[in-house]
Context: one part of a larger RNA
RNA sequence: GGCACACGGGGGAUGCCUAGGCUCUCAGAGGCGAAGAAGGACGUGAUAAGCUGCGAUAAGCUACGGGGAUUGGCAAAUGCGAAUUGAUCCGUAGAUUUCCGAAUGGGGCAACCUAACAUACUGAAGGUAUGUUGUAUAAUACGCGAACGCGCUGAACUGAAACAUCUAAGUAGGCGUAGGAGAAGAAAAUAAUAAUGAUUUCCCAAGUAGUGGCGAGCGAACGGGAAAGAGCCCAAACCCAUCUUGUUACGGCAAGAUGGGGGUUGUAGGACCACGACGUUGUAUUGUCGCUAUGAACUGGAAGCAGGUGGGAAACUGCGCGGUAUGGGUGAUAGCCCCGUACAGGUAAAGAAUGACAGCAUAGUGGUAUCCUGAGUACCGCGGGACCGGAGAAAUCCUGUGGGAAUCCACCAGCACCAUCUGGUAAGGCUAAAUACUCCUGAGAGACCGAUAGUGAACCAGUACCGUGAGGGAAAGGUGAAAAGAACCCCGAACAGGGGAGUGAAAAGAACCUGAAACCGUGUGCUU
Numbered sequence: 001g002g003c004a005c006a007c008g009g010g011g012g013a014u015g016c017c018u019a020g021g022c023u024c025u026c027a028g029a030g031g032c033g034a035a036g037a038a039g040g041a042c043g044u045g046a047u048a049a050g051c052u053g054c055g056a057u058a059a060g061c062u063a064c065g066g067g068g069a070u071u072g073g074c075a076a077a078u079g080c081g082a083a084u085u086g087a088u089c090c091g092u093a094g095a096u097u098u099c100c101g102a103a104u105g106g107g108g109c110a111a112c113c114u115a116a117c118a119u120a121c122u123g124a125a126g127g128u129a130u131g132u133u134g135u136a137u138a139a140u141a142c143g144c145g146a147a148c149g150c151g152c153u154g155a156a157c158u159g160a161a162a163c164a165u166c167u168a169a170g171u172a173g174g175c176g177u178a179g180g181a182g183a184a185g186a187a188a189a190u191a192a193u194a195a196u197g198a199u200u201u202c203c204c205a206a207g208u209a210g211u212g213g214c215g216a217g218c219g220a221a222c223g224g225g226a227a228a229g230a231g232c233c234c235a236a237a238c239c240c241a242u243c244u245u246g247u248u249a250c251g252g253c254a255a256g257a258u259g260g261g262g263g264u265u266g267u268a269g270g271a272c273c274a275c276g277a278c279g280u281u282g283u284a285u286u287g288u289c290g291c292u293a294u295g296a297a298c299u300g301g302a303a304g305c306a307g308g309u310g311g312g313a314a315a316c317u318g319c320g321c322g323g324u325a326u327g328g329g330u331g332a333u334a335g336c337c338c339c340g341u342a343c344a345g346g347u348a349a350a351g352a353a354u355g356a357c358a359g360c361a362u363a364g365u366g367g368u369a370u371c372c373u374g375a376g377u378a379c380c381g382c383g384g385g386a387c388c389g390g391a392g393a394a395a396u397c398c399u400g401u402g403g404g405a406a407u408c409c410a411c412c413a414g415c416a417c418c419a420u421c422u423g424g425u426a427a428g429g430c431u432a433a434a435u436a437c438u439c440c441u442g443a444g445a446g447a448c449c450g451a452u453a454g455u456g457a458a459c460c461a462g463u464a465c466c467g468u469g470a471g472g473g474a475a476a477g478g479u480g481a482a483a484a485g486a487a488c489c490c491c492g493a494a495c496a497g498g499g500g501a502g503u504g505a506a507a508a509g510a511a512c513c514u515g516a517a518a519c520c521g522u523g524u525g526c527u528u
Base pairs, nucleotide, nucleotide: 001527002526003525004524005523006522007521008520009519015513016478017477020449021448022446023445024444025443026442027441028440029438030437031144032143039100040099041098042055043054044053046078050074051073061094062093063092064091065090066089070082071081072080105114106113107112115133116132117131118130119129120128121127134142135141148179149177150176151175152174153173159166163213189196190195200227201226202225203224204223210218211217231430232429233428234374238261239260240259241258242257243256244255245254246253247252266408268373269372270371271370272367273366274365275364281361282360283359286358287357288356289355294350298345299344300343304319305318306317307316320336321335327339328338329337379403380402381401382400383399384398385397386396389415410425411424412423413422414421465472466471485512488500489499490498491497
């Protein structure tokens, strides 16, 4: 030095565990904010710091309700207290709520500096206190917030095995803005000789018809089946009022503006004329009243003992009992030990649905001479864009630009265009539900993870640390049933470490469950 065996050190794998995550389901909530938010700074305890709570009334104050013995958060110890004259705690409603922050008197390097006016101290002050003073005046708005919506704007990597049309993609990103949803929406629709009857979403139609350097790719609709279901209001004609202007023969007339009535459609309707009625229906808008379901803390809530083993019984044995009863805990595996759960009860604030009343809205028949029915609009040219459709034979929709109608004997559409036929009535507006999402609350689930996993974060984590900054971003869980956390003695310089003693079922001894491997040793044997 090697090999073997034994015993250690070291290290923290593995096993077991779960305080934390992940993904969903159901229900709720879907906002907060000038009555000062979100988020912070600084304070606040008998007490160094930190976290949590709170705000100069500062781990708290008040009222009511619940509850019934302990209690002054994490967090021990000491000190000092509180509490059956009902504390702590739980629920509801209030009070207080420094400074910064939209930040709002002005300023500012956020948490600071400094003013004007009024009032008081007060007579005075470079004093103190309270209130007011933002844009911007009356209402109101401003700022924050995870995703979801709509609009404006809008890439590239990539794919096409290169690349330019194309794709990625109207995606990511940016901006604006709304709501609990948003958007869309009551046919100038879709169809095809038959019809349907607003919108939205889902399943099919269908990877079809199409489109496409006919490459890569992109990709409908009709129709069928479901979810949901709801329809309405203006503008105008006409009538009236007021005002203004013009004109006047001072009687008026005309025009315009504003307001009220009227009226709202395609089987055309309405005005207008004639006749007739005072009813019917609705509640998506408003108010009042009543009623209950529901609704906080919370209350009741079944049934087991014994034996031996063991540190410990819930395991085992014996004999019972309950069950409309998940689950968790308890010194091992408990229906009957504890907390609960099923079930039953309970009320404050609040309070749907529903009902009543009021308010509001709402209708007929006939006639057809005249009037009305959304204009720089429809449509066309040019240039773009949206549709399944890349300019194509290219309809339809949007519009930058230039032209520019008709008015019901009208106009638009049915994929160039024309005719016939069919369907509809643009150029004003509103509209619940079915749909999308989850920062958040409650309940529950998992052939999800189990500490290099699962969130970055099970632990004081968006922390420590890095970076000028935008930003990046960790590691780190487990004594034991109970601290019973090792009195006392010894070695030692020792508050290091160790040996006894003691505790404990076991040292599991706090560098603490188990304790693999690498790596490092000690002893013995064999061997060189």